[in-house]
RNA sequence: CGAGUGAGCACGACGAUCGCGGGCAACAGUCCGAAAGGCGUUGUCUGAGGAAAGUCCGAGCUGCAUAGAGCAGGGUGCUGGAUAACGUCCAGUGGGGGCGACCCUAAGGAAAGUGCCACAGAAAACAAACCGCCUCGCUGAGCGAGGUAAGGAUGAAACGGUGCGGUAAGAGCGCACCAGAGGUCAGGUGACUGGCCUGCUUGGUAAACCCCACCCGCAGCAAGACCGAAUAGGGGAAGGAUGAGGUUGCUCGCUGACUUCCCGGGUAGGUCGCUUGAGGUGUCAGGUAACUGGCAUCCUAGAUAAAUGAUCGUCCUCGACAGAACUCGGCUUAUGGCUGACUCGAUCU
Numbered sequence: 001c002g003a004g005u006g007a008g009c010a011c012g013a014c015g016a017u018c019g020c021g022g023g024c025a026a027c028a029g030u031c032c033g034a035a036a037g038g039c040g041u042u043g044u045c046u047g048a049g050g051a052a053a054g055u056c057c058g059a060g061c062u063g064c065a066u067a068g069a070g071c072a073g074g075g076u077g078c079u080g081g082a083u084a085a086c087g088u089c090c091a092g093u094g095g096g097g098g099c100g101a102c103c104c105u106a107a108g109g110a111a112a113g114u115g116c117c118a119c120a121g122a123a124a125a126c127a128a129a130c131c132g133c134c135u136c137g138c139u140g141a142g143c144g145a146g147g148u149a150a151g152g153a154u155g156a157a158a159c160g161g162u163g164c165g166g167u168a169a170g171a172g173c174g175c176a177c178c179a180g181a182g183g184u185c186a187g188g189u190g191a192c193u194g195g196c197c198u199g200c201u202u203g204g205u206a207a208a209c210c211c212c213a214c215c216c217g218c219a220g221c222a223a224g225a226c227c228g229a230a231u232a233g234g235g236g237a238a239g240g241a242u243g244a245g246g247u248u249g250c251u252c253g254c255u256g257a258c259u260u261c262c263c264g265g266g267u268a269g270g271u272c273g274c275u276u277g278a279g280g281u282g283u284c285a286g287g288u289a290a291c292u293g294g295c296a297u298c299c300u301a302g303a304u305a306a307a308u309g310a311u312c313g314u315c316c317u318c319g320a321c322a323g324a325a326c327u328c329g330g331c332u333u334a335u336g337g338c339u340g341a342c343u344c345g346a347u348c349u
Base pairs, nucleotide, nucleotide: 001345002344003343004342005341007339008338009337012315013314014313015312016311017310018309020047021046022045023044024043025042026041027040029039031038032037049321053332054331056330057329058328059327060326061220062219063218064217073216074215075214076213077212078092079091080090081089082088093107094105095104096103097102108211109210113209114208115205116204117203130152131151132148133147134146135145136144137143138142160178161177162176163175164174165173179201180200181198182197183196184195185194186193187192224272225271226270227269234263235262236261237260238259239258245255246254247253279298280297281296282295283294284293285292286291316319
């Protein structure tokens, strides 16, 4: 210098003026409203993010029947740990990728059972002989009977692989090494690793059904709680000369206008929930780490048609992705720049 890997950091800077949301303080109209509640002026403080995003997981909180058991259904799935919890994180194991720094991994069970394995191929899983090889028979140069999974051919996959021996030809039939399975010993909390023994050699597929272990009640801040009009409607009491009117012309019966008062529900509207929290920062201690504990210190938007903006000046490297809406812990996605660490390659000293 080039290519790469894995971390951390800040999100143009400073100043002025005007405006907007919120907190606090002072003053004020007796201003708006039936009430609940709200409004004005001045001063002062404060006002987006690392992802505020997607709403994909997990929780808090709230309501539903107390949220307990079973079934159904769903989720997770190597081991140990962290945590309020998690599908997240940390440390490991096995497998895979990269020369490397390093990265990826949905990774339980196929000897509980069922199913499936296209095409090709003789055969796709307890059975099998298409070609070939070997033996025998008949005899015509082929047929028949038997043996053989070594060789050929097919396939993503062919009943362990390579070699030597062995054999009529073959075959774990015997042996050596390799792969696996079972057993055993050692190490490790464990996943697992290493040694030895036994020829034991039983295809793949569970993001197919299924089995096993663990977890999950449902809905969500438009949750939910409180205050609460006007108008309309509901319930009750009294009145009405025992009551208008309607119901078949009349009677009975039924219905019940109208007036006054009371009650409760809901709507508009208002208040709370609403930001002090599994919180941040620093330091000490424990732990490989995730994380936890002690002490000190800080307060950092809270709107509801919804603020966070505009103009000007100076400067620079001329500024990416992008805007809170109950709150946290994660994941994923978008994204320009800076810093130091490490790896590989080239060159120079």

Bacterial RNase P class A from Sulfobacillus acidophilus DSM 10332, 349 nucleotides, folded computationally. Model confidence (mean pLDDT): 75 of 100. The model forms 95% of the base pairs in the Rfam consensus. The source organism's lineage runs through Bacteria, Bacillota, Clostridia, Sulfobacillus and Sulfobacillus acidophilus.